[in-house]
């Protein structure tokens, strides 16, 4: 250094880094900048998102930000199809439609973290970790209001 085995920890703006940018060291060159090698740093700010199973697919929701939050690879609660279960359509069953603590539409109210401020610690540095300041979103969620929603058979009143 590689392989095998065992144990422990670790995830969904999640994981990784060969491009790129930046920092350091060393070398070559140049005349005020270029290049090579090695090592390191950066590489998504929160909100939201899984009934059970199978298959398929990858450009998988929303906004905030001084926008490298660039680029690449992988994964993934997204999307599509099928089966089962459940919810709604004023009681039951079947069918149909729409949905997944669960029909649709509209309105109202409520609901972030970074960035920023002020500091502490680590590092030669690029940067990293933590505390503090006071805010502001849109999907979505919760509450609430209005409107609106099948067919057949049966039962009951």
């Nucleotide at each position: 250094c590689g392989g095998u085995u065992a144990u422990a920890a670790a995830a969904a703006g999640c994981g990784c880094c060969a491009g790129a940018a930046c920092c350091g060291u060393g070398g070559a060159g140049a005349c005020u900048u270029u290049u090579c090698a090695c090592g390191g740093u950066u590489g998504a700010c929160g909100a939201g998102g899984u009934g059970g199973g199978a298959g398929g697919u990858u450009a998988a929701u929303c906004g905030a930000a001084a926008a490298u939050u660039c680029g690449g690879c992988g994964g993934g609660u997204a999307c599509c199809u099928c089966c089962c279960c459940g919810c709604u359509u004023u009681c039951u069953u079947c069918c149909a439609a729409g949905c997944g603590c669960a029909g649709u539409a509209u309105g109202u109210c409520u609901g972030a973290a970074a960035a920023c401020u002020u500091c502490c610690g680590g590092g030669u540095a690029a940067c990293c970790g933590g505390a503090u300041c006071g805010a502001c979103a849109g999907c979505c969620a919760g509450a609430u209001a209005u409107a609106u929603g099948g067919g057949a058979a049966g039962u009951g009143u």
RNAcentral holds the sequence, with entries from Rfam. The RNA shown here (glmS glucosamine-6-phosphate activated ribozyme aptamer) has 157 nucleotides and comes from Youxingia wuxianensis. The coordinates come from a structure-prediction model, not an experiment, and the mean pLDDT is 80. Its Rfam family is "glmS glucosamine-6-phosphate activated ribozyme aptamer". Its family is annotated with regulation of gene expression and catalytic activity in the Gene Ontology.